The RNA shown here (transfer RNA) has 72 nucleotides and comes from a Hyphomicrobiales bacterium. The organism belongs to Hyphomicrobiales, within Bacteria. The coordinates come from a structure-prediction model, not an experiment, and the mean pLDDT is 83. It matches the Rfam family "tRNA". It is annotated as a transfer RNA. Rfam describes the family as follows. Transfer RNA (tRNA) molecules are approximately 80 nucleotides in length.
RNA sequence: GCUGUCGUAGCUCAGGGGUAGAGCACUUCAUUGGUAAUGAAGAGGUCGGCGGUUCAAUUCCGCUCGACAGCA
Numbered sequence: 001g002c003u004g005u006c007g008u009a010g011c012u013c014a015g016g017g018g019u020a021g022a023g024c025a026c027u028u029c030a031u032u033g034g035u036a037a038u039g040a041a042g043a044g045g046u047c048g049g050c051g052g053u054u055c056a057a058u059u060c061c062g063c064u065c066g067a068c069a070g071c072a
Stems, first nucleotide, its partner, number of pairs: 001071007010024004018055001026042005048064005
């Protein structure tokens, strides 16, 4: 330099056009003499960025940034 894959909650990852979920972690409550465990409720995201297509984009397209891999 060229090509490919990936980027979503604090962490690990789903979801591939119709207002984003799970597990763990976090907060509150219940239970206990107390802790752990368990149960209930809750908070937390401009889906890497900028444009385009569309009535509508996390999703499709282009560019770009970052990580990883392959080729040279």